[in-house]
Source information: A computed fold for a 97-nucleotide RNA from an Anaerolineaceae bacterium, annotated as Bacterial small signal recognition particle RNA.
């Protein structure tokens, strides 16, 4: 010069890391328009009760704080691997002259 391996850029897939959600989980959480009990009163009732039901207490809806590595979703100038492309940026090794 040329080839050939690497490497340097891109792109595409894989797998991971990271971050945010979901699910699960714990905690809270409804004056009245959840639900259970329903004091205390109130209503009906000759009486027995009997019916509604505040507050209280409990359970919880939606929500809200937290926690977790298992699944799942999205994301990514994070890292690594394959592939294949650009270019001659760079090593190497052969080669021509």
């Nucleotide at each position: 010069u040329a080839a050939a391996c690497a490497u340097g850029c891109u792109a595409u897939c894989a797998c991971a890391a990271c971050g945010u959600u979901a699910c699960c989980u714990a905690c809270u959480g409804a004056a009245c328009c959840a639900g259970g009990u329903c004091a205390g009163g109130g209503u009906c009732g000759g009486a027995a009760g009997a019916c509604a039901g505040c507050a209280g207490c409990c359970u919880u809806a939606a929500g809200g704080u937290g926690g977790c590595u298992c699944u799942g979703a999205c994301g990514u100038g994070u890292g690594u691997g394959a592939u294949a492309g650009c270019u001659u940026u760079u090593g190497u090794u052969u080669u021509a002259c």
Rfam family: Bacterial small signal recognition particle RNA. Rfam classes the family as a non-coding RNA gene. The literature on the family includes a 2003 paper in Nucleic Acids Res by Rosenblad et al., "SRPDB: Signal Recognition Particle Database".